[in-house]
Context: one part of a larger RNA
RNA sequence: UGACGGGGGCCCGCACAAGCAGCGGAGCAUGUGGUUUAAUUCGAAGCAACGCGAAGAACCUUACCAGGGCUUGACAUCCACAGAAUCGAGUAGAAAUACUUGAGUGCCUCGUAAGAGGAGCUGUGAGACAGGUGGUGCAUGGUUGUCGUCAGCUCGUGUCGUGAGAUGUUGGGUUAAGUCCCGCAACGAGCGCAACCCCUGUUGGUAGUUACCAGCGUAAAGACGGGGACUCUACCGAGACUGCCGUGGAAAACACGGAGGAAGGCGGGGAUGACGUCAAAUCAUCAUGCCCUUUAUGCCCUGGGCUACACACGUGCUACAAUGGCCUGAACAGAGGGCAGCGAAGGAGCGAUCCGGAGCGAAUCCCAGAAAACAGGUCCCAGUUCAGAUUGCAGGCUGCAACCCGCCUGCAUGAAGACGGAGUUGCUAGUAAUCGCGGAUCAGCAUGCCGCGGUGAAUACGUUCCCGGGCCUUGUACA
Numbered sequence: 001u002g003a004c005g006g007g008g009g010c011c012c013g014c015a016c017a018a019g020c021a022g023c024g025g026a027g028c029a030u031g032u033g034g035u036u037u038a039a040u041u042c043g044a045a046g047c048a049a050c051g052c053g054a055a056g057a058a059c060c061u062u063a064c065c066a067g068g069g070c071u072u073g074a075c076a077u078c079c080a081c082a083g084a085a086u087c088g089a090g091u092a093g094a095a096a097u098a099c100u101u102g103a104g105u106g107c108c109u110c111g112u113a114a115g116a117g118g119a120g121c122u123g124u125g126a127g128a129c130a131g132g133u134g135g136u137g138c139a140u141g142g143u144u145g146u147c148g149u150c151a152g153c154u155c156g157u158g159u160c161g162u163g164a165g166a167u168g169u170u171g172g173g174u175u176a177a178g179u180c181c182c183g184c185a186a187c188g189a190g191c192g193c194a195a196c197c198c199c200u201g202u203u204g205g206u207a208g209u210u211a212c213c214a215g216c217g218u219a220a221a222g223a224c225g226g227g228g229a230c231u232c233u234a235c236c237g238a239g240a241c242u243g244c245c246g247u248g249g250a251a252a253a254c255a256c257g258g259a260g261g262a263a264g265g266c267g268g269g270g271a272u273g274a275c276g277u278c279a280a281a282u283c284a285u286c287a288u289g290c291c292c293u294u295u296a297u298g299c300c301c302u303g304g305g306c307u308a309c310a311c312a313c314g315u316g317c318u319a320c321a322a323u324g325g326c327c328u329g330a331a332c333a334g335a336g337g338g339c340a341g342c343g344a345a346g347g348a349g350c351g352a353u354c355c356g357g358a359g360c361g362a363a364u365c366c367c368a369g370a371a372a373a374c375a376g377g378u379c380c381c382a383g384u385u386c387a388g389a390u391u392g393c394a395g396g397c398u399g400c401a402a403c404c405c406g407c408c409u410g411c412a413u414g415a416a417g418a419c420g421g422a423g424u425u426g427c428u429a430g431u432a433a434u435c436g437c438g439g440a441u442c443a444g445c446a447u448g449c450c451g452c453g454g455u456g457a458a459u460a461c462g463u464u465c466c467c468g469g470g471c472c473u474u475g476u477a478c479a
Base pairs, nucleotide, nucleotide: 001479002478003476004475005474007473008472009471010470011469012468013467015463016462019427020426021425022424023423026318027317028316029315030314031313032312033311034309035308042053043052064304065303066302067301068300069299070298073129077128078127079125080124081123082122083121086103087102088101089100090099091098092097107118108117109116110115131293132292134291135290136289140287141286142282143281144280145278147276152191153190154189155188156187157186158167159166160165171182172181173180197270198269199268200267202238203237204236205235206234207233208232212227213226216225217224218223241264244258245257246256247255248254320420324379325378326377327376328375329374336367337366338365341360342359346355347354348353386417391412392411393410394409395408396407397406433455434454435453436452437451438450439449
């Protein structure tokens, strides 16, 4: 000087408390451990691994296993020889591949022509080499997690100290903040904080189609004539600054109350992550040193596996019901996506879906019916008109192909489950809870993920205690 303390003081944070909803029990989905396996590819490991890499494992992916094959190789550069490239057909085979055969003779330069040379492509051969998701994240770059959006981390000069170092950065107030004020052997400065950026809340101007429709004319319909008000769209502005008043405070910073205002003291949300810590994670995104491999640890193919299942754990979904289930009916979004695409009307089917193809590269058309809600009806507390696992049968869709191993529909079947031990998680407001909608990936396949809006709470006395953190101080046999 740090680190640590079941030392002290001050102060924060859904840290506790106060509340609400869960998890831990059930079934299923998914990840992991374990076990099994020819293989169940690999990585991730307290917080900060475990719906994580994977924003899509039937083939492919694929890195694993079995079998069948290749050896200058699937890919790059160089050399020699031959052939135009290219497009078909047949035989063997699971395919990879091997063999046979048909069509085809281009482009550039020289040349009358024959022909010669060249570019590109294909095949054969030789070797230099390729290749490796093989090892090492404890050799590395890059990227990322975490403490933590915590308020800290430093420097120059000066001063003090033999020195390590201190001071500044401590102190009195204050703040979300090393934020600001005052004081002070310090005076300044940098990286952080804040602001500048984006979205949202109010409003003015400009603009008016594909959006809008108050009044006017048609009228079934913003469908059209029209309108430029309103909504909205998207660009430029305004607006909030403790600016004003009062009180407290040190004539400060600031705090509290008030006025006006759509909004008030950081208005709400996002992006933004200091010096560093964990030899944290990643050699399997990529790059890369060294090591290893070279008829294999490389490459191609078929099939299998990654989907196994006595178990154990994490994360979710659905429930256990009446604030509910079912039936009927004429409510109301936002944000997105669409051409190898979205697919309307109409028709068929109980339905998944099919036929059909209008319109739309989209403020125009389509996906698209929002759902909870609301109104009416029914069920009457029961393993039920709760719940839907499991299984049987019949179908639909995608795809070369749904046996291993996809999703969906109908009929039948109807399991556990009656609110969950010890313990444990999230959340302070348009939040939790609850309801549906969209998107990426994607041929097909979400209960996951990323977004969007609808309905919309309860509670916070307080900081003694648990956890994490900041500042000052104290002890130390630790560095």
This is a predicted structure of a 479-nucleotide part of an RNA (small-subunit ribosomal RNA, 3' major domain) from Thermoanaerobacterium thermosaccharolyticum. The source organism's lineage runs through Bacteria, Bacillota, Clostridia, Thermoanaerobacteraceae and Thermoanaerobacterium. The full RNA is in RNAcentral, with records from ENA.